The part of an RNA shown here (small-subunit ribosomal RNA, central domain) has 346 nucleotides and comes from a metagenome. The RNAcentral record of the full RNA draws on SILVA. It matches the Rfam family "Bacterial small subunit ribosomal RNA". Its family is annotated with ribosome and structural constituent of ribosome in the Gene Ontology.

[in-house]
Context: one part of a larger RNA
RNA sequence: UUGGGCGUAAAGCGCGCGUAGGCGGAGCGCUAAGCGGGACCUCUAACCCGAGGGCUCAACCCCCGGCCGGGUCCCGAACUGGCGCUCUCGAGUGCGGUAGGGGAGAGCGGAAUUCCCGGUGUAGCGGUGGAAUGCGCAGAUAUCGGGAGGAACACCGACGGCGAAGGCAGCUCUCUGGGCCGAAACUGACGCUGAGGCGCGAAAGCUGGGGGAGCGAACAGGAUUAGAUACCCUGGUAGUCCCAGCCGUAAACGAUGGGCGCUAGGUGUGGGGGAGCAGAUCCUCCGCGCCGCAGCCAACGCGUUAAGCGCCCCGCCUGGGGAGUACGGCCGCAAGGCUAAAACUC
Numbered sequence: 001u002u003g004g005g006c007g008u009a010a011a012g013c014g015c016g017c018g019u020a021g022g023c024g025g026a027g028c029g030c031u032a033a034g035c036g037g038g039a040c041c042u043c044u045a046a047c048c049c050g051a052g053g054g055c056u057c058a059a060c061c062c063c064c065g066g067c068c069g070g071g072u073c074c075c076g077a078a079c080u081g082g083c084g085c086u087c088u089c090g091a092g093u094g095c096g097g098u099a100g101g102g103g104a105g106a107g108c109g110g111a112a113u114u115c116c117c118g119g120u121g122u123a124g125c126g127g128u129g130g131a132a133u134g135c136g137c138a139g140a141u142a143u144c145g146g147g148a149g150g151a152a153c154a155c156c157g158a159c160g161g162c163g164a165a166g167g168c169a170g171c172u173c174u175c176u177g178g179g180c181c182g183a184a185a186c187u188g189a190c191g192c193u194g195a196g197g198c199g200c201g202a203a204a205g206c207u208g209g210g211g212g213a214g215c216g217a218a219c220a221g222g223a224u225u226a227g228a229u230a231c232c233c234u235g236g237u238a239g240u241c242c243c244a245g246c247c248g249u250a251a252a253c254g255a256u257g258g259g260c261g262c263u264a265g266g267u268g269u270g271g272g273g274g275a276g277c278a279g280a281u282c283c284u285c286c287g288c289g290c291c292g293c294a295g296c297c298a299a300c301g302c303g304u305u306a307a308g309c310g311c312c313c314c315g316c317c318u319g320g321g322g323a324g325u326a327c328g329g330c331c332g333c334a335a336g337g338c339u340a341a342a343a344c345u346c
Base pairs, nucleotide, nucleotide: 003318004317005316006315007300008299012314014200015199016198017197021193022192023191025087026086027085028084029083030082031081033080034079035076036075037074038073039072040071041070042069048066049065050064052062053061054060090190091187092186093185095182096181097180098179102176103175104174105173106172107171108170109153114148115147116146117145118144119143120142124135125134161168162167205246206245207244208243209242210241214240215239219235220234221233222232257313258312259311260310261309262308265291266290267289268288269287270286271285272284273283274282275281295302296301319346320345321344328339329338330337331336
């Protein structure tokens, strides 16, 4: 609960596509449902409101009108709606360019770690605050050559780019999504949002199969310590990687839903167009940052990438704990997820 709000106080769904619904550009004409005006008809009793009356007053009772509405007809046409015709600035298509770690698949490359083989070589290496566990005379560490395998791509690299979000980075090829700019040919409001619904969705986790270099929950040992189920050290299994299928969460954050319009500027940077002598520089569109006027804000701060000024649509909040729990339902192999209370208590 017809209120006020949602960056940080409670509150923006993790993100998209889209159904119903809500909302919706310009001109002309028609209509008259909404809307406004008028006339007439009608409106159970009580209650309630106003006027009058009866019990000495009042409560109470009586009576009249109203209230709540309903209907018919006539008039009006600004606005909303409906119908028709037209338009191009919203939206989109086509055309010409353009940047990019956007996505998927395949192939290739070098550095490094580890392991194996061989050479050189000898007494230690490793590790720490210091040590020890550990490794090493069965030849380690170091160094050179060869080989295997897995994972990740130094520099470029940026306050930079792309994507709706999650996220995306060695190089090449194939397939593929979106954006931006320019010109203005075409369609002619085809739009915005979006309850349900559907899809995407980091990491961890799960199922089956593969793979396994490094790292490394669990675990073991060595230290530290009063203890040390830790921090440090030596090892190390799941996992991390690939394929197929699940899970559906997050500080999924800009802690800021989406769309459109309006409201000083300055500066840097990425992409495009124009002017200018190929330069400097200037103009302009789109993005990413910083500073800042008005304005906003409890303050911090925000400030044309708004948290300013407005409109449209959705989601959400309503004291703390109990509790994002119980129960029920739906989903899941499970882990659990989604929806979501109350008693009690302060």